[in-house]
Annotation:
A computed fold for a 97-nucleotide RNA, annotated as THF (Tetrahydrofolate) riboswitch aptamer.
RNA sequence: GGAAGAGUAGCCAAGGCGCGUCAAGUGCUGCGAAACGGGACGUUGUUCGCAGACGAAAGGGAACUCUCCCUGCGGUGCCUUCGGCGCGUCCGCUCGU
Numbered sequence: 001g002g003a004a005g006a007g008u009a010g011c012c013a014a015g016g017c018g019c020g021u022c023a024a025g026u027g028c029u030g031c032g033a034a035a036c037g038g039g040a041c042g043u044u045g046u047u048c049g050c051a052g053a054c055g056a057a058a059g060g061g062a063a064c065u066c067u068c069c070c071u072g073c074g075g076u077g078c079c080u081u082c083g084g085c086g087c088g089u090c091c092g093c094u095c096g097u
Stems, first nucleotide, its partner, number of pairs: 001097001004094002010085003013081006019074003028052007038091005058071005
């Protein structure tokens, strides 16, 4: 010098444990902030705060003081996985030449 490759945030799936069903959570809109391959610029996505609008699936059993259990439901939370997916340009890294 040229070739190949790995790794972020995160998304999905499966499993486990919870929460709600007395409506929190999720999702949507606006504003602000933060982190985000080892570095620079940038994209996508993510998280947090505030404000706003919208909005739900219960059924059965045991107790009958408190409540508990089962089956469901929620664009529900967290954890796990030799699981699947996952940076555009330049430099860096790994590998071989």

The coordinates come from a structure-prediction model, not an experiment, and the mean pLDDT is 83. The model forms 94% of the base pairs in the Rfam consensus.